């Protein structure tokens, strides 16, 4: 500091996920030790037990035990001594009461609380303060009670009452007293409004003892003013979501009078007046303790409030008061509720949100521990008592630090594992094994500091840390992950299962993704996972985005508040900056330094808290005030332009409609029709009525307007702009949340109008359907008037309003200048409106002075798709519906703009038997063949759109062969190897269907070598044994090679340069031209690659050489006749090699090219015919059954062996051939003419038999000699047939033969003779073919014993037709739309059916908060009364002052009743949404998407 993910690929928006860091954590798996933190986040749920606040006897008056003395008194006996009782004194002690101090600290806990609660920063001239600390000045003199106790009583209890006795630092009266308080009054001074300080007169207000001692401290105590500490109370500012809470508020705002407080104040009360507060957010709602601080982050922020350390607030729930210095009081009182306990049923007791601990919630959080020895608190004159604060130990890897689990050496790189290309590698110096060491854990024996006060005493922790002895590698390693992100790979199992997954995905049989194994990587006593927060996320953007097409500019004005705002002068000092001075508690942080062996943790010091407030100070800027200016801004004056607006009247031309007339049969309408008008005269055509509605041409990226939107002409009323001038005004501007007007269509309301269009309807077409495109009709409506609605893709998808920032070119309106009779040309300049284009923006498109550059004001608006512009509230609104506007739940993408392709019922241009022109099939019959399907014990397997079906197969009786059935074999029918063994084979018998079994001979010979060192080797046969053979078992979607097809189509790519951010373009596009990316020309391209073309072969002319088995002019010989002989090579031929053909020549077009058109020569002319040759690729095309092969499967069977059967079956469908339906024909006679081949397991001649097939026979031929081969057929001559199912046509059968083979029955082929089926040109669709082609004809081959209607060649006869590219098919190349990239056999859309799953409505029910009226009304404070009572003062007494009980009265908590409001829960049924593999029904959209599309 990034990265992963949208796509074929790019750039880009934009979301969604990862790496990092942290936690009071939790869960799994694991687990030595040791410091230091830490530990109920959930039920402020409920508590048993036992502690947590007592304490003073130096306050008191008593009891209780206890020391010692004196006295008396009884007993005992040792007769002067014991005990025991008492009385009075005395020591020590313990202590209920009274009485003081303390129970308000300290500990908890976070319900409530949006709040002067809390933070900060002031204020108090509006305030108290126990104990504490200095100062000064005092404590005289009396008084009446009362607990305790004592007796009576009442009660289960708690605990009450009565009556008597007693003390006091308990209470109470009075004296004294001023630097105190409070009334009355002077003076002096300050300031902040009230008022503050100081200093003067007059008047009224207290006190207690104890102790040690012997006469003094000590403590305690009264009232003053100070300090000090704590507190209280007002303030400025800060301080969560929500406006789908918009108006709230009667003690409310404020005054007077009065009350109350420690104290200001509507803090309470009577009047009085009507205010206060809110868009800078009142009121209501939900949510929450606040904060140092923690987490995170670069930082700014965000997020959090747990220990710890300040505030607040609470103590079962709600309310009250009393003490008191301080409370409305955790462990205090009263009352009310709820709950819990005890009760004799009468009435009582209780509050763990102190420490432990229980239960109960919960993923989920500890001991009923020890000790006051430290530090700190109450009390106390002290000793010295309490002290679940605290000090410490226990429990939990719950977090941080820090150790440790060994160290060195040690290759045969051992054993086993794993993998393996079987050679090995890996585990791995790792083990073993050899040398050391001993931390930690165990261990005996010592052993601390903390401990402070003159000394002594005192350690809970703890025999703890520490150092030290001993033995001994001895007791001590694991999680989590390996597909990319992300460090780290193989095997094996699985087989879209089982499962994994953080996000993208992975598993359909070779998974580095699942699950074990092995190896590796990362962390380590901890590793993962989950939750959560911050971070990357510049993904809310202040730092630091953004709105033309990605999500986002308001449809449009005028203008309020806000916010901003020309120039200059003076001035102020609110903003701003500078300097000081207070404060920003400590603890955390950050640095230096110490101290625990380090470290975490701790101590010091410094810095840092970025903040608030005062004081002093500067005066550029903003801001304020005061004044001046003129350039923004208006306004005058002179002028121009407009479909700018609003009433009013005019006009013509079309359309329908009516009236007449003239005139007949059709008019209309369409893609073709029909509906429809028409003989009752349409349509046409002529005249004249009416009536509504729009205004041709002019018309133009012209004009007007704020936007919607404005079009005939003419008046009359109105708005704005623009030019010129430079008189006036002197910043008057820009912008604009709210509010407020305007605003297409379309729609509402009422009243009119209604001519043409024309929603709904109707009907006629199309259709598979057509509730639709089309056609004829036709109703709202479309126009007026007046109110409504207030919305559109209300768009320039671009918000105003200034300044600035090259150019050129149109055009509307004004002005001026040169120049001239004249602005006609020309400059120039101001407002408007287009177009090109530079800088510059921009993701690209593109925008570019009319910006989307570049500043800059304001104002709207966005933050991932979908749900949803939805619901639910609220508003407008007659209504439709408008505004405003979520959630749940779901995807991981939507998405913008460009690229390459693909595709179009887009376009251009071309080409190809594509089409059309023509010939001829085939689709209809029969049979032949091959698929399908059926069938079978098998009917063995593949191909199966083109590109599969006479195809692998170029030849299935048996072999082939791979399938059925049955019989036998098992190291094996084939290969290697190794021991032994012996020749192998032959032959014969015998069971068998044969394979094979089983028995015998035979020569018993050695049998072969080109080896030989004579042992042997080699090859063979048979026995056995271990490794293995063996598979036409699967997988062509694992795979090599080989093939089909697009396609012989002209095309695919490269290296460099250049353009682009990039994918990618260029080049390869463009004019022309070709059969061609073929060539030329022109280009930011220049070359170059593989195709094309040539180069091969083979055919069409010549020409050399060569001349036998070919050939025979010329010479000879021969013959009935033939190259038959002799000879020759000359010809034809054959087989080498050469020539020729290149657009060379010549004319025209053409851009003088490239080429194309004619023409000459020339066997051949523009590639001269054929052929072989297939470019990057496409189709997971074909083929594990040619071959090869990787895996998985089978090994007495899926292997091999043999006999039989089957591939040959047959209601049926479909290619592909043959043969024919006849006369261009058939039959029957005679006659002609190739070529390309084969041929010794072979072709076979001649003769001779046979109607034939074919048989005897065997000449010759390893072949230009011989044969196949014959007359090769078709074709020519001549005769028959006579238009019929025929003298067509030949199936199917009977018979007889024939050939081949071991074998002709399932199942060959031929002959003869005899049978004589359908079929008389073939329906919808549909093939092939452009010249030696088509079409008919027949020959030869491979395969092969034997089979050929197939295939593969080969010759013979030998044509028709081609305007032409409109269409059908395919394919090039440019060019356009795309929402498509498995690429149109693509995406896709919506009702409907099923299941889920959140969510609205909904009769209603049910629960809840919070108020609001009413009623009832505890305890209490406060007032009232107070006849009853009643100690201190006070009277000579009666009494009296006070004071209390007790009634009552206003407040009042809880309860009741009542009707709203709100929230959540649940609800028959409903109503859209969301998701699901293949459902059903259309096909709306993406192409012109087949009716452009959308608002």
């Nucleotide at each position: 500091a990034g990265a992963g993910u949208u796509u074929g690929a790019u750039c880009c928006u934009g979301g969604c996920u990862c790496a990092g860091g942290a936690c009071g954590a939790a869960c799994g798996u694991u687990g030595g030790c040791g410091g230091c933190g830490u530990g109920c986040u959930u039920a402020a749920c409920a508590c048993a037990u036992g502690c947590a606040a007592g304490u003073c006897g130096a306050g008191c008056g008593g009891g209780g035990c206890u020391u010692a003395g004196u006295g008396a008194a009884a007993a005992g006996u040792u007769u002067a001594c014991u005990u025991u009782u008492u009385a009075c004194u005395u020591u020590g002690u313990c202590u209920a009461g009274c009485g003081g101090c303390g129970g308000a600290c300290g500990g908890g806990u976070g319900a409530g609380u949006a709040a002067c609660g809390c933070g900060u920063g002031g204020a108090u001239a509006a305030u108290c303060u126990g104990c504490c600390u200095g100062u000064a000045a005092g404590a005289c003199a009396g008084g009446g009670a009362u607990a305790a106790c004592g007796c009576c009583g009442g009660g289960a209890a708690a605990c009450c009452g009565g009556u008597g006795c007693u003390a006091a630092u308990a209470c109470c009266c009075g004296a004294u007293a001023a630097c105190c308080u409070c009334u009355u009054u002077g003076g002096a001074u300050c300031g902040c409004a009230u008022g503050g300080u100081u200093u003067g007169a007059a008047g009224a207000g207290a006190a207690a003892a104890g102790g040690u001692g012997g006469c003094c401290u000590c403590u305690u105590u009264u009232g003053a003013a100070a300090g000090a500490u704590g507190a209280g109370u007002c303030u400025g500012c800060g301080u969560c979501c929500u406006a789908u809470c918009a108006g709230c508020u009667a003690g409310u705002u404020g005054g007077u009078g009065g009350g109350g407080u420690a104290a200001a104040a509507g803090c309470c009360u009577a009047c009085c007046a009507a205010g206060g507060c809110g868009a800078a957010g009142a009121c209501g709602g939900g949510u929450a303790g606040c904060c140092g601080g923690c987490c995170u982050g670069a930082g700014a922020g965000g997020g959090u409030g747990a220990a710890c350390g300040g505030c607040c607030a609470c103590a079962c729930u709600g309310g009250g008061a009393c003490u008191g210095a301080g409370a409305c009081a955790c462990g205090g009182c009263c009352c009310a509720g709820a709950c819990u306990c005890c009760u004799a049923c009468g009435g009582g007791a209780g509050g763990c949100a102190g420490c432990a601990g229980u239960g109960a919630g919960g993923a989920a959080u500890u001991u009923u521990c020890c000790g006051c020895a430290a530090u700190g608190g109450g009390c106390g004159c002290a000793a010295g008592c309490c002290u679940g604060a605290c000090g410490g130990a226990g429990c939990g890897a719950c977090g941080c630090c820090g150790c440790g689990u060994g160290a060195g050496g040690g290759a045969u790189g051992a054993c086993g594992g794993c993998c393996u290309u079987c050679g090995g590698g890996u585990u791995g110096u790792a083990a073993a094994c050899c040398u050391c060491u001993u931390u930690u854990a165990u261990u005996a024996g010592g052993g601390a500091a903390g401990a402070a006060c003159a000394a002594g005493a005192u350690g809970a922790c703890g025999g703890u840390a520490c150092a030290a002895u001993a033995a001994g590698a001895g007791g001590a390693a694991g999680c989590c992950a390996c597909g990319g992100c992300u460090a780290a790979c193989u095997a094996c199992g699985u087989g879209c299962c089982a499962g994994c997954a953080g996000c993208c995905g992975c598993g359909g049989u070779a998974a580095u993704a699942c699950g074990u194994a092995g190896g590796u990587g990362g962390c380590a006593a901890a590793c993962g996972u989950u939750g959560u927060c911050c971070g990357g996320a510049a993904u809310u953007a202040c730092u630091g985005g953004g709105c033309g097409u990605a999500a986002a500019g308001g449809g449009c004005g005028a203008g309020u508040a806000g916010g901003u705002g020309g120039u200059u002068u003076a001035u102020u000092a609110a903003g701003u900056c500078a300097g000081a001075a207070g404060u920003g508690a400590a603890a955390a942080c950050u640095c230096c330094a110490g101290g625990c062996u380090c470290a975490a943790c701790u101590u010091g010091g410094a810095g840092a808290c970025u903040g608030c407030u005062u004081c002093u100070g500067a005066a550029a800027c903003u801001g304020g005030u005061a004044g001046a200016c003129u350039u923004g801004a208006g306004u005058g004056c002179a002028a121009g332009a407009g479909a700018g607006g609003g009433a009013a009247g005019u006009g013509g031309a079309a359309u329908u409609c009516c009236u007449a007339g003239u005139g007949u049969a059709g008019c209309g309408g369409u893609g073709a029709a029909a509906u429809g008008c028409g003989u009752a005269g349409a349509u046409a055509u002529u005249a004249g009525g009416a009536g509504g509605a729009a205004c041709a041409c002019c018309a133009g990226u012209g004009g007007c307007g704020a936007a919607g939107g404005c079009g005939a002409c003419u008046u009359c009323c109105u708005g704005g702009c623009u030019u010129g001038u430079a008189a006036c005004u002197g910043a008057c501007a820009c912008u604009g949340a709210g509010g407020c007007g305007c605003g297409a269509a379309a729609g509402c309301g009422u009243g009119g109008g209604g001519a043409u269009c024309a929603a709904a309807c109707a009907g006629g077409a199309u259709u598979a359907g057509a509730u639709a495109c089309c056609c004829u009709g036709g109703u709202a409506g479309u126009c007026c008037a007046c109110g409504c609605c207030g919305u559109a893709a209300a768009c320039g998808a671009u918000g105003a309003g200034u300044g600035c920032u090259a150019g050129g070119u149109g055009u509307c309106g004004g002005g001026g200048g040169u120049a001239u009779c004249g602005a006609c040309c020309c400059c120039c300049u101001c407002g408007g409106u287009g177009c090109c284009a530079c800088a510059g923006c921009u993701a690209a498109c593109g925008c570019a002075a009319u910006a989307a550059g570049u500043a800059u004001u304001c104002c709207g608006c966005c933050u991932g798709g979908g749900g949803a512009g939805u619901a639910c509230g609220a508003u407008c609104g007659c209504a439709a519906g408008g505004u405003u506007g979520a959630a749940a739940c779901u995807c991981a993408a939507a998405g913008g703009a460009a690229u390459u392709g693909a595709c179009g019922g887009g376009g251009g241009c071309c080409c190809g038997c594509a089409c059309a022109a023509g010939c001829g099939g085939a689709g209809g019959a029969a049979c032949a063949u091959g698929u399908g399907g059926u069938u079978u014990a098998a009917u063995u397997c593949g191909a199966u759109g083109a590109u599969a079906c006479g195809c692998g197969a170029g030849g299935a009786a048996c072999c082939u062969u791979a399938c059925c059935u049955g019989g036998g074999c098992u190291u094996g029918a084939c290969a290697u190897c190794c021991c032994g063994u012996g020749a192998u084979a032959g032959c014969u018998a015998u069971g068998g269907a044969a394979a094979c079994a089983u028995a015998g001979u035979c020569u018993u010979u050695c049998g072969c070598c080109u080896c030989u060192u004579c042992g042997g080797g080699a090859a063979c046969u048979c026995u056995g044994a271990c490794a293995c053979a063996g598979g036409u078992g699967c997988u062509g979607c694992a795979u090599g090679g080989c093939u089909g097809u697009c396609g012989u189509c002209a095309g695919c790519u490269c290296g460099u340069g250049u353009c682009g951010u990039g994918a990618g373009a260029u080049g390869u596009u463009g004019g022309g031209u070709u059969a061609a990316g073929u060539c030329c020309c022109g280009u930011a391209a220049c070359g170059a690659g593989c195709g094309c073309a040539a180069c091969c072969c083979u055919u069409g002319u010549c020409c050399u050489u060569a001349g036998u088995u070919a050939c025979c002019a010329g010479c000879a010989c021969g013959u009935a006749a033939u190259g038959g002989u002799g000879g020759g090579c000359a010809c034809u031929c054959u087989a080498a090699g050469g020539a020729g053909a290149c657009u060379g020549c010549c004319g025209g077009u053409g851009a003088u090219a490239a080429a194309c058109c004619g023409g000459a020569g020339g066997a051949a002319g523009g590639u001269g015919g054929g052929g072989a040759u297939g470019a990057c690729g496409u189709c997971a095309a074909a083929u594990c059954a040619u071959c090869a092969u990787g895996c998985c499967c089978c090994u007495u069977a899926c292997g091999a062996c043999c006999a039989g059967g089957g591939c040959c079956a047959c209601a049926c469908a479909c290619g592909u051939a043959c043969u024919a339906c006849a006369a261009u024909g058939c039959c029957c006679g005679g006659u002609a003419c190739a070529g390309c081949g084969a041929g010794u397991u072979g072709c076979a001649a001649a003769g001779c038999c046979g109607c034939g097939a074919g048989g005897c026979a065997g000449a010759g031929c390893u072949a230009a000699u011989c044969u196949c081969u014959u007359a090769a057929a078709a074709a020519c001559c001549g005769g028959g047939c006579c238009a019929a199912g025929u003298u067509c046509a030949g199936a199917u059968u009977g018979u007889a033969g024939g050939c081949u083979g071991c074998a002709a029955u399932u199942c060959g082929c031929c002959u003869c003779c005899g049978u004589g089926a359908a079929g008389c040109u073939g329906g919808a669709a549909u093939c092939g073919c452009u010249a030696g082609u088509a079409a008919a004809c027949g020959c030869a081959g491979a395969u092969c014993a034997u089979c050929a209607u197939g295939c593969u060649g080969c010759g013979u006869u030998g044509a028709a037709u081609a305007c032409g590219u409109u269409c059908u098919c395919g394919g090039g190349c440019c060019u356009u739309g795309u929402a498509c990239a498995c690429a149109c056999c693509g995406c896709c859309c919506g009702u409907c059916a099923c299941a889920c799953c959140a969510u609205g409505g909904g009769a209603g029910c049910c629960a809840g908060u919070a108020a609001c009226a009413c009623c009832c009304g505890a305890a209490g404070c406060c007032g009232g009364u107070g006849a009853g009572c009643u100690a201190a003062c006070u009277u000579a007494a009666c009494g009296g002052a006070g004071g209390c009980a007790g009634c009552u009265g206003u407040c009042g908590a809880a309860g009741g009743u009542g009707g709203g409001a709100u929230u959540g829960g649940u609800g028959a049924c409903u109503g859209g949404g969301g998701u699901g593999a293949a459902g059903u029904c259309g096909u709306a959209a993406c192409a012109a998407g087949g009716u452009a599309a959308c608002c």
This is a predicted structure of a 1495-nucleotide RNA (small-subunit ribosomal RNA) from an uncultured bacterium.